[in-house]
Transfer RNA from Luteolibacter yonseiensis, 75 nucleotides, folded computationally. Its Rfam family is "tRNA". Its family is annotated with triplet codon-amino acid adaptor activity in the Gene Ontology. By type it is a transfer RNA. Taxonomically the source falls in Luteolibacter (Bacteria, Verrucomicrobiota, Verrucomicrobiia, Verrucomicrobiaceae). The RNAcentral record of the sequence draws on ENA.
RNA sequence: GGGCCUGUAGCUCAGCGGUUAGAGCAGGGGACUCAUAAUCCCUUGGUCCAGGGUUCAAAUCCCUGCGGGCCCACC
Numbered sequence: 001g002g003g004c005c006u007g008u009a010g011c012u013c014a015g016c017g018g019u020u021a022g023a024g025c026a027g028g029g030g031a032c033u034c035a036u037a038a039u040c041c042c043u044u045g046g047u048c049c050a051g052g053g054u055u056c057a058a059a060u061c062c063c064u065g066c067g068g069g070c071c072c073a074c075c
Stems, first nucleotide, its partner, number of pairs: 001072007010025004018056001027043005049065005
C1' cells in the first nucleotide's frame, strides 16, 4: 500500500428494512435458610461507534471517517 471481517446494556452476544431493541452473565430488591451458598421471583441499565445518504419507515441497505481483528504485498 491492497483486500476481507467487525463495532448493539458493565461483559459475551442475538436481532439482517416495519410492532415497545432483546437473552445470558453481572448489578439492585425480595422469597427460602439459624446463617451463607445454591435455587426461585421482581427489577435497573442502551443518543445500536460518528457523520451523511437511500426509503413512507434504517441497529439492519449505501458512502466517508474512526476503533478492533485477519490475510496478502513491499522494505